This record gives sequence, C1' cells and structure tokens, in this order.
RNA sequence: CGACAAACCGGGGAUGGAGUUCCCCGCAACCGCCUGCCGGCUGAUGACUCCUGCCGUGUG
Repeated sequence: CGACAAACCGGGGAUGGAGUUCCCCGCAACCGCCUGCCGGCUGAUGACUCCUGCCGUGUG
C1' cells in the first nucleotide's frame, strides 16, 4: 500500500412517520412496470403491525 473477514457505527430497500424483523451497502447500496411513439398501470411496507395521507363502498 492492496485484498479478504468479523465487530461497532452509519446509510439504503420506486411517494410520509413509528416499532419489529430480513436483506444489502461503506461513496456504495438505491432511483417501479408496460409501449416504436403517443400514452397506460400497481403501491404510502423489502415483509408484518400501527398512524397519517389518498381511493372505493355503506351508515349516522
């Protein structure tokens, strides 16, 4: 000086917040899908739960 591994710490997982858990990253992880174009589609989660927002239906 370089490579690898582990721990701690920090960050990330297509639109907000929190808890739990999983995975990934150490300037990287990550930045949805369809269509030649026009244009179109799903979802506030990686997963589970709760809150907020949004959409639909019914009741007061």